RNA sequence: CUCAUCCAGAGGGACUGAGGGAACGGCCCUGAGAAGUCCCGGCAACCGCCGCACUCCUGACGCGGAAGUGGUGCCAAAUCCGUCCUGGCGCGAAGGUCGCCCCGGGGAAGAUGAG
Numbered sequence: 001c002u003c004a005u006c007c008a009g010a011g012g013g014a015c016u017g018a019g020g021g022a023a024c025g026g027c028c029c030u031g032a033g034a035a036g037u038c039c040c041g042g043c044a045a046c047c048g049c050c051g052c053a054c055u056c057c058u059g060a061c062g063c064g065g066a067a068g069u070g071g072u073g074c075c076a077a078a079u080c081c082g083u084c085c086u087g088g089c090g091c092g093a094a095g096g097u098c099g100c101c102c103c104g105g106g107g108a109a110g111a112u113g114a115g
Stems, first nucleotide, its partner, number of pairs: 001115006011040005019029003023083004041075003046071002049065004054059001079109001084106005090100004
């Protein structure tokens, strides 16, 4: 840089001791113990593995399966929500636009995997 996914799922202990949820705003979690390190446990099915289908073969795509360790990942809240653009209902103000609430769509950014 490209592609895919992101409303599901899954926590105890030891050490330690004040922060954490990427940024900002909000809203949350936290001495009934944050973050971190270690141990044990768990979740899921990205790669890999197995089968089917297609195929002359290889083998990509597609469908299905087992498994946690073969390589990663993850285990508060939707990626916690919003941020930029936009659709709809409603409310308010003022004047032909603006703001607010709620419900959607698409981006941006981020995370994870594969290349």
This is a predicted structure of a 115-nucleotide RNA (SAM riboswitch aptamer (S box leader)) from uncultured Nocardioides sp. The source organism's lineage runs through Bacteria, Actinomycetota, Actinomycetes, Propionibacteriales and Nocardioides. The coordinates come from a structure-prediction model, not an experiment, and the mean pLDDT is 79.